[in-house]
């Protein structure tokens, strides 16, 4: 210079929007003697928040691979289980596109481009 690989899941947390709940505001159509009520109706996410969605480059969690022990188990490999470890270092990043109701640090995407 050139390729490739750096494992998928699951649960959360950053951040995210607005279906549903909740809240808020407004309206007053049923309810009611009425009312600041109760039920609807329309609006708000520059409404804390339950649900929801949510990271390669944030956390943890079994699992799958690696390694070592130990035990069975064989003549010896092979092979079972089981139990400690490891699965690391790096890692700026659009623009546009796509789902759901939407929107994102989600998916395209360790793309594109830069260093």
């Nucleotide at each position: 210079g050139c390729g490739g690989g750096g494992c998928g899941c699951c649960c959360c947390u950053a951040g995210g929007g607005u279906u549903c709940c909740g809240c808020u505001g407004c309206u007053g159509g049923u309810c009611g003697a009425g009312c600041u009520g109760a039920c609807g109706g329309c609006a708000g996410g520059a409404c804390u928040g339950g649900u929801c969605c949510g990271a390669g480059a944030g956390g943890g969690g079994a699992g799958g691979c690696g390694g070592c022990g130990c035990u069975c188990g064989c003549a010896g490999c092979a092979g079972a289980g089981c139990g400690c470890c490891g699965u690391u270092c790096c890692a700026c990043g659009g623009c546009g596109g796509g789902a759901c109701a939407a929107a994102a640090g989600c998916c395209c995407g360790g793309g594109a481009g830069g260093c």